[in-house]
RNA sequence: GCUCUCGUCGUUCAAUGGAUAGGACGCCAGCCUCCGAAGUUGGUGAUGCGCGUUCGAUUCGCGCCGAGAGCA
Repeated sequence: GCUCUCGUCGUUCAAUGGAUAGGACGCCAGCCUCCGAAGUUGGUGAUGCGCGUUCGAUUCGCGCCGAGAGCA
């Protein structure tokens, strides 16, 4: 330099172009306990950036940024 894959809560992983973007772990609070742990109930918080296509974009296209793999 070229090609390909990927980028979503703090972490990890989902989401036919149409639902309030969902789960697990974590964190916070309540219950429980003499106090904790465990258990249980509730809460918390995310689509890398920009432009475009579309009635509608996490999803499709282009550019940029970043991570990884292959080729040279």